The RNA shown here (transfer RNA) has 74 nucleotides and comes from an uncultured bacterium. Rfam family: tRNA. From the family's description: Transfer RNA (tRNA) molecules are approximately 80 nucleotides in length. The sequence was found in a public genome assembly.

RNA sequence: GGCGGAGUAGCCCAGUUGGUUAGAGCAGCGGAAUCAUAAUCCGUAGGUCGGGGGUUCGAGUCCCUCCUCCGCUA
Numbered sequence: 001g002g003c004g005g006a007g008u009a010g011c012c013c014a015g016u017u018g019g020u021u022a023g024a025g026c027a028g029c030g031g032a033a034u035c036a037u038a039a040u041c042c043g044u045a046g047g048u049c050g051g052g053g054g055u056u057c058g059a060g061u062c063c064c065u066c067c068u069c070c071g072c073u074a
Base pairs, nucleotide, nucleotide: 001073002072003071004070005069006068007067010026011025013023019057028044029043030042031041032040050066051065052064053063054062
């Protein structure tokens, strides 16, 4: 240099033919329970979906470009 994959909450990930309000688990915070702690149960906050542009009535999802990481290849 060429090809492929990944980037979504603090962490690990889902979201697969574009459509109503962007989600789960763990962690955090509040509460219940307990003599108390842990486990358990209930509730809650947290996101410019890697950056920018385009297509569309509508984009996490499609297209272009750039950035970061991983793999294969020369």